Transfer RNA from a Saprospiraceae bacterium, 75 nucleotides, folded computationally. Its mean pLDDT, the model's own confidence on a scale to 100, is 80. The sequence was found in a public genome assembly.

[in-house]
RNA sequence: GCCUUAGUAGCUAACUGGAAACGCGCUUGACUUAGGAUCAAGAGAUUGUGGGUUCGAAUCCCACCUGAGGCACCA
Numbered sequence: 001g002c003c004u005u006a007g008u009a010g011c012u013a014a015c016u017g018g019a020a021a022c023g024c025g026c027u028u029g030a031c032u033u034a035g036g037a038u039c040a041a042g043a044g045a046u047u048g049u050g051g052g053u054u055c056g057a058a059u060c061c062c063a064c065c066u067g068a069g070g071c072a073c074c075a
Stems, first nucleotide, its partner, number of pairs: 001071007010024002018055001026042005048064005
């Protein structure tokens, strides 16, 4: 340098076009002498960045950034 692949909440992570779930963690309440466990409720996301396509994009296309893997080049 080229190719492939991944990037979504604090962590992990589902969703391949109709608009973001689960789990852990966090907050509050119940329970308990208290803590843990358990139960209930809640908050938390510009879906890497910027464009494009579309009535509509996390999803499709392009460029870039970052990580991983492979190939090539030099010596």